[in-house]
Formats: sequence, structure tokens, C1' cells
RNA sequence: GGAGCGUUGGCUUAAUGGUUAGAGCAUCCGGCUCAUAACCGGAGGAGUAUAGGUUCGACUCCUAUACGCUCCA
Repeated sequence: GGAGCGUUGGCUUAAUGGUUAGAGCAUCCGGCUCAUAACCGGAGGAGUAUAGGUUCGACUCCUAUACGCUCCA
């Protein structure tokens, strides 16, 4: 220098272009218990790396940029 893949709550991740972006773990509250853990119930927390474009509608498609990983030279 070239090519490919990835970037979504604190962490891990799901989501056929069409519901208010869903879940697990963690956190907090309550229940259970003599008590703790486990277990049960509930709550808060992300607008999707950034900026544009296409579209009635974008996490999803296109372009550029940033970061990470891999490959080629």
C1' cells in the first nucleotide's frame, strides 16, 4: 500500500428494510431464609463507532472516516 471481517446498555450478545432495539450476566429494590448463597418477582440502564446518502421507513443497503482483528504485498 491492497483485501476481508467486526464496532448495539457496565460485560456478552440477538434483531427478514416495518411493534416503544430484545435477552443473559452484573447492579438496585422486594420476596424466601435465623442469616448468607441459591431460587422467585420487579426496576433502572443502549437509539446501534462517527458523518453523510438512498428510501414512505435504516442496527440492517451505499459512501467516507476512526478504532480493533485477520490475510496479501
Annotation: A computed fold for a 73-nucleotide RNA from a Lachnospiraceae bacterium, annotated as transfer RNA. Model confidence (mean pLDDT): 82 of 100. The sequence is in RNAcentral, with records from ENA. NCBI's taxonomy places the organism under Bacteria, Bacillota, Clostridia, Lachnospirales, Lachnospiraceae.